[in-house]
RNA sequence: AUAGUUCUUCGGGGCAGGGUGCAACUCCCUACCGGCGGUAAUAGUCCGCGACUCCCCACGGGGAUUGAUCCGGUGAAAUCCCGGGACCGACGGUAAUAGUCCGGAUGGUAGAAGAGUUAU
Numbered sequence: 001a002u003a004g005u006u007c008u009u010c011g012g013g014g015c016a017g018g019g020u021g022c023a024a025c026u027c028c029c030u031a032c033c034g035g036c037g038g039u040a041a042u043a044g045u046c047c048g049c050g051a052c053u054c055c056c057c058a059c060g061g062g063g064a065u066u067g068a069u070c071c072g073g074u075g076a077a078a079u080c081c082c083g084g085g086a087c088c089g090a091c092g093g094u095a096a097u098a099g100u101c102c103g104g105a106u107g108g109u110a111g112a113a114g115a116g117u118u119a120u
C1' cells in the first nucleotide's frame, strides 16, 4: 500500500411575509430545502445506491417498486461551473388537501472517518 475481518464514532435540510376561512406552517400568492457513491469538471432532475411501500424468508437475509431539466455562455472536457427559465419530493395523522408541522424514528440505511488484527 492492497485485500479480508472485528470494533468505535459520525451519518437529512426546509413555511419568513401576505390572502381566504369557524378552522390551514396542509388551500391561494410568495418564501424556503436538497442524503450517499460515481463522472473528462463541483449534480435534488445524468448513472447507480439508500429511505418509504409491497412480497418471500430457514429471521441471517432475498426480491419487487421507486419523482423531476431545458436554453444560452465558458472550456480540451460540464444535463455537474456561470447566466436565465422550469420541474420533483413515501406512508399514517390533522379543526382543512402537507417536500417544510406531528408520528413510526432516542429507529433503520446508502455510506464516511478512525482504530485493532490477519494475509500478500
Base pairs, nucleotide, nucleotide: 001120002119003118004117005116006115007114008113009112010111017029018028019027031100032099033089034088035049036048037047038046044087045086053064054063055062056061069085070084071083072082073081091103092102093101